[in-house]
Predicted 3D model of a 73-nucleotide RNA (transfer RNA) from a Candidatus Omnitrophota bacterium. It matches the Rfam family "tRNA". Gene Ontology term of the family: triplet codon-amino acid adaptor activity. Model confidence (mean pLDDT): 81 of 100.
């Protein structure tokens, strides 16, 4: 250089034909137990990589960038 994959919460990853962004794990708080652990309820944490573009409405489509990864020169 050309092609292709990936990019969403502190970590692993979901997300269906565009229509409230979620789970597990981890944090916090509480029950519970002599005390912690295990179990149990809540609760808190997001520029969906970055820019723009179509739509009423983008995580999802479309242009551009970056970062990491694979192939092939």
């Nucleotide at each position: 250089g050309u092609g292709g994959g990936u990019g969403u919460a502190g970590c692993u990853c979901a997300g269906u034909u565009g229509g409230c962004a979620g789970a597990g794990c981890g944090g916090c708080u509480g029950a519970a137990u002599g005390u912690g652990g295990c179990u149990c309820a809540g609760c808190a944490g997001g520029u969906c990589g970055c820019g723009g573009g179509u739509u009423c409405g983008a995580g999802u489509c479309c242009c551009g960038u970056c970062a990491c990864u694979c192939a092939c020169c």